[in-house]
Context: one part of a larger RNA
RNA sequence: UGACGGGGACCCGCACAAGUAGCGGAGCAUGUGGUUUAAUUCGAAGCAACGCGAAGAACCUUACCUAAGCUUGACAUCCUUUUGACCGAUGCCUAAUCGCAUUUUUCCCUUCGGGGACAGAAGUGACAGGUGGUGCAUGGUUGUCGUCAGCUCGUGUCGUGAGAUGUUGGGUUAAGUCCCGCAACGAGCGCAACCCCUGCCAUUAGUUGCUACGCAAGAGCACUCUAAUGGGACCGCUACCGACAAGGUGGAGGAAGGUGGGGACGACGUCAAAUCAUCAUGCCCCUUAUGACCUGGGCUACACACGUAAUACAAUGGCCGUUAACAGAGGGAAGCAAAACCGCGAGGCAGAGCAAAACCCUAAAAACGGUCCCAGUUCGGAUCGCAGGCUGCAACCCGCCUGCGUGAAGUUGGAAUUGCUAGUAAUCGCGGAUCAGCAUGCCGCGGUGAAUACGUUCCCGGGCCUUGCACA
Numbered sequence: 001u002g003a004c005g006g007g008g009a010c011c012c013g014c015a016c017a018a019g020u021a022g023c024g025g026a027g028c029a030u031g032u033g034g035u036u037u038a039a040u041u042c043g044a045a046g047c048a049a050c051g052c053g054a055a056g057a058a059c060c061u062u063a064c065c066u067a068a069g070c071u072u073g074a075c076a077u078c079c080u081u082u083u084g085a086c087c088g089a090u091g092c093c094u095a096a097u098c099g100c101a102u103u104u105u106u107c108c109c110u111u112c113g114g115g116g117a118c119a120g121a122a123g124u125g126a127c128a129g130g131u132g133g134u135g136c137a138u139g140g141u142u143g144u145c146g147u148c149a150g151c152u153c154g155u156g157u158c159g160u161g162a163g164a165u166g167u168u169g170g171g172u173u174a175a176g177u178c179c180c181g182c183a184a185c186g187a188g189c190g191c192a193a194c195c196c197c198u199g200c201c202a203u204u205a206g207u208u209g210c211u212a213c214g215c216a217a218g219a220g221c222a223c224u225c226u227a228a229u230g231g232g233a234c235c236g237c238u239a240c241c242g243a244c245a246a247g248g249u250g251g252a253g254g255a256a257g258g259u260g261g262g263g264a265c266g267a268c269g270u271c272a273a274a275u276c277a278u279c280a281u282g283c284c285c286c287u288u289a290u291g292a293c294c295u296g297g298g299c300u301a302c303a304c305a306c307g308u309a310a311u312a313c314a315a316u317g318g319c320c321g322u323u324a325a326c327a328g329a330g331g332g333a334a335g336c337a338a339a340a341c342c343g344c345g346a347g348g349c350a351g352a353g354c355a356a357a358a359c360c361c362u363a364a365a366a367a368c369g370g371u372c373c374c375a376g377u378u379c380g381g382a383u384c385g386c387a388g389g390c391u392g393c394a395a396c397c398c399g400c401c402u403g404c405g406u407g408a409a410g411u412u413g414g415a416a417u418u419g420c421u422a423g424u425a426a427u428c429g430c431g432g433a434u435c436a437g438c439a440u441g442c443c444g445c446g447g448u449g450a451a452u453a454c455g456u457u458c459c460c461g462g463g464c465c466u467u468g469c470a471c472a
Base pairs, nucleotide, nucleotide: 001472002471004468005467007466008465010463011462012461013460015456016455019420020419021418022417026311029308030307031306032305033304034302035301042053043052064297065296070291073127077126078125079123080122081121082120083119084118088103089102090101091100092099106117107116108115109114129286130285132284133283134282138280139279140275141274142273143271145269150189151188152187153186154185155184156165157164158163169180170179171178195263196262197261198260200231201230202229203228204227205226206225209221210220211219234257237251238250239249240248241247313413317372318371319370320369321368322367330361331360332359335354336353341348342347379410384405385404386403387402388401389400390399426448427447428446429445430444431443432442
């Protein structure tokens, strides 16, 4: 000077408290450990691994295992010889690759000797190749403390020196934010602001949007909206508190009030944190194999243990019917697909319209009426049987969906533990990426819409000052 303390003082945070919904009990989905296996590929490991890499393992993916075959190689550059093609088509064999055979078939220059381009085959070696090792050799990227308010420098001054001062102190703030003081005076990286979305208004622009609605045409751009530019909020005004400061507590006006709400943005550094399997890369290792190809299998196993979700245990509910119910944000051409028709349904048929403010995908909770009457039930839906649909060469291992039947556990969950302070929690559906097909996951979107916060003694984490000294 740091670090640390079951030392002290001050302060903050869904940290506690006050509330609310859960998790821990059930069956199921998914990830992990363990076990098993020919293989169950690899990585991630307290917070900060475990619905994580994986925005989607039937083949492929795929890195693992089994069996069969390849060796200048699946991919790149160069050399020699040879052919004229290559692509494509056909046949045989095979589980498939491999292998065998047939067929078709170039261009440019030319002194007609040949040369060149391109492509195939053969050969030779230089080489290719490696998701092999090392993240404790690295780059790049990322997590975390933490959106915490800190981390430093120049000059000066003090100290023998390490260092100190500035950055401490009195106030204040979300903030090392600002004010005042001060042997300091200034400055940098952070904070804030500048950027985006949202909330109000104006101007400009009106088509595919909007309207005086029975429908259309015409007309128009007031409204909704779209999308560009501006305005608007600054403790600006006012009262009080404060040190005449910074600022604070109320009020007015205002769509919005003291950072209006949300996002992007992550200082110096910490954890030899994560990643050699995104990629790049040093060194080491393999080279008829640790490379490459193909068939089938595995990554989907199952006594068990843990994490994370979705579904329930019901009456604030289940079921049936009615009502033109009412969104936002997205996506659409090898695509989204309407009407009509067929089917109980998944779906089929059909193909209008739409490269989209035009057409399509496209709401559910809610409301109204009826029924059930507290039961393992008209709750719950696991499991299993049968019959079907869809995608796809192919659904046995191992996909999703539908109908009929079956109808398990479960009656609110021990110790313990998590999220959340407002359009939030809870609840309801919708969309998208990935994707042939396959979400209860992920990322977004809107609908309905709460309770509570006395307070900072305690638990956890953090900041600043101070004190002690087993430690560096």
Predicted 3D model of a 472-nucleotide part of an RNA (small-subunit ribosomal RNA, 3' major domain) from an uncultured bacterium. The coordinates come from a structure-prediction model, not an experiment, and the mean pLDDT is 82. It matches the Rfam family "Bacterial small subunit ribosomal RNA". Gene Ontology terms of the family: ribosome and structural constituent of ribosome.